[in-house]
RNA sequence: GAUCGUUUCUCUGGAGACACCUGUUGAAACAGGGGCCGAAGGUGCAAGCGGCGCAGGAUGCGUCUUGAAUCUCUCAGGCAAAAGGACAGAGUAUGCUUC
Numbered sequence: 001g002a003u004c005g006u007u008u009c010u011c012u013g014g015a016g017a018c019a020c021c022u023g024u025u026g027a028a029a030c031a032g033g034g035g036c037c038g039a040a041g042g043u044g045c046a047a048g049c050g051g052c053g054c055a056g057g058a059u060g061c062g063u064c065u066u067g068a069a070u071c072u073c074u075c076a077g078g079c080a081a082a083a084g085g086a087c088a089g090a091g092u093a094u095g096c097u098u099c
Base pairs, nucleotide, nucleotide: 001099002098004095005094007093009091010090011089012088013087018034020033021032022031023030035079036078037077041075042073044071048066050064051063052062053061054060
């Protein structure tokens, strides 16, 4: 220097769902109630790997562990705008890859 990742920061794009009801209030804020959304975070698991047990000709059966997602749950969060936002792109710094 190139390459391949991790992470930090910056910029750009970035969905869904009641401006619901009652009380209160200057108010979209607070309290209570009902409805809804999944893309911060978190929960759950299929195949497969592994352990144990049973059977056995066997590549079989049972069980435990591990185990991904934009799937699932809706705890958290959210349902005007702003903010946030998985993910994607660019830049920046960085080193645990390789040349």
Molecule: Glycine riboswitch aptamer